[in-house]
RNA sequence: GACCGGACGGUCGCUUUCCACGUUUGCUGGAAACAGCAGAGCGGGGGGAGAGGAAAGUCCGAACUCCACAGGGCAGUGUGCCGGAUAACGUCCGGGAGAGCGGAUUCAAGUCCGUUCGACGGAAAGUGCCACAGAAAAUAUACCGCCCGCGUUUUCGAAUGCGGGUAAGGGUGAAAAGGUGCGGUAAGAGCGCACCGCCGGGGCAGCAAUGCAACGGGCAGGGCAAACCACACACGGAGCAAGACCAAAUAGGAAGGAAGCUGUGACUUCGGUUGCAGCACGUGCCGGCUCGGUGCGUCAAACCUUCGGGUAGGUCGCUAGAGCCCCGCAGCGAUGCGCGGCCCAGAGGAAUGACCGUCCAACCGGAGCAAUCCGGCGGACAGAAUUCGGCUUACAGGUC
Numbered sequence: 001g002a003c004c005g006g007a008c009g010g011u012c013g014c015u016u017u018c019c020a021c022g023u024u025u026g027c028u029g030g031a032a033a034c035a036g037c038a039g040a041g042c043g044g045g046g047g048g049a050g051a052g053g054a055a056a057g058u059c060c061g062a063a064c065u066c067c068a069c070a071g072g073g074c075a076g077u078g079u080g081c082c083g084g085a086u087a088a089c090g091u092c093c094g095g096g097a098g099a100g101c102g103g104a105u106u107c108a109a110g111u112c113c114g115u116u117c118g119a120c121g122g123a124a125a126g127u128g129c130c131a132c133a134g135a136a137a138a139u140a141u142a143c144c145g146c147c148c149g150c151g152u153u154u155u156c157g158a159a160u161g162c163g164g165g166u167a168a169g170g171g172u173g174a175a176a177a178g179g180u181g182c183g184g185u186a187a188g189a190g191c192g193c194a195c196c197g198c199c200g201g202g203g204c205a206g207c208a209a210u211g212c213a214a215c216g217g218g219c220a221g222g223g224c225a226a227a228c229c230a231c232a233c234a235c236g237g238a239g240c241a242a243g244a245c246c247a248a249a250u251a252g253g254a255a256g257g258a259a260g261c262u263g264u265g266a267c268u269u270c271g272g273u274u275g276c277a278g279c280a281c282g283u284g285c286c287g288g289c290u291c292g293g294u295g296c297g298u299c300a301a302a303c304c305u306u307c308g309g310g311u312a313g314g315u316c317g318c319u320a321g322a323g324c325c326c327c328g329c330a331g332c333g334a335u336g337c338g339c340g341g342c343c344c345a346g347a348g349g350a351a352u353g354a355c356c357g358u359c360c361a362a363c364c365g366g367a368g369c370a371a372u373c374c375g376g377c378g379g380a381c382a383g384a385a386u387u388c389g390g391c392u393u394a395c396a397g398g399u400c
Base pairs, nucleotide, nucleotide: 001400002399003398004397006359007358008357009356010355011354012353014050015049016048017047018046019045021043022042023041025038026037027036028035029034052381056392057391059390060389061388062387063386064239065238066237067236076235077234078233079232080231081095082094083093084092085091096120098117099116100115101114102113103112104111105110122229126228127227128224129223130222143170144169145166146165147164148163149162150161151160152159153158178196179195180194181193182192183191197219198217199216200215203212204211205210243316244315245314246313253307254306255305256304257303260279261278262277263276264275265274266273267272280298281297282296283295284294285293286292287291323342324341325340327338328337329336330335360379363376364375365374366373367372
């Protein structure tokens, strides 16, 4: 890095589906017994199927669904070497540059080989920060040291004070103003030279990131953007409890229907409102029921019919898919294409289990020089809920 994730057998269950039987219901036929058809429920019987490599976290990317949507800008969020793969991705593949580790080599810096790692664009637009330590953390600076000059002391070795030069050495730090070596110098220093690095404009190679050698320049411009920021690119929101369809009871809404006339009085804003009596009608109750009594009602309240919205409930979405397996072809590879074969949980707060026996690892104890034997114990992480592609995290043990 890849793969597996206890094996076999028996008994009893759970979910779902199919088959036939019994029972029940409806319709049709029949005088009936019963028969046929249809659907659902129940009962027992038989057959089939039934969790994962992560089903997990919900961190990315999509499918699907609904809502929103003139155009442009600002804000916000994310991504950020190059090329490719893909439905898409912050994923994957290939490459480049860098850093760490190991080895080889060089006087040394460095170079080469192997291996590992990753938010790997911009620090020369601007702002900001760099603890502690340290002389100094970016306008450079000087604690020890090294060196020169003058003075003092002197045991003539040096010590010490003042002024100056220096940044090689020491020391501090995560990081110290190009590095190594040689020359040079009072001591030093790109001061000079060689090599390494860096900068510049071109050249060559490469699709590109980038690399290579030569030329010019002694060398500027410390680090941090997972600080603000500037640049480039991308981005509407919610999620299967999405959403679609069917649709009780009750309450509320809308429309329509349903039995009234006569006489008379009161009030009045002159539109109407209302009382009483008679008969008629509707409806309920009671009785001794062709009838009688009594209550309520008669223009819209109750009542009846219809319609529409929503709820309970039901159905769909729901699993045949960017699907799985074998082989071939193309490609370094991710992956793509083609032939053939297969159907593999669908659901509702949720089935996929329990026990026994034999074995297989692991662990413990004992015996044995050892191979091994005997006894005990005993199997990790975990649990589908619309579906897929990834990433991350958890994991006893085993195989290659």
Overview:
Bacterial RNase P class A from uncultured Candidatus Sulfotelmatobacter sp., 400 nucleotides, folded computationally. It matches the Rfam family "Bacterial RNase P class A". The family's RNA type in Rfam is ribozyme. Gene Ontology terms of the family: tRNA processing, dimeric ribonuclease P complex and ribonuclease P activity.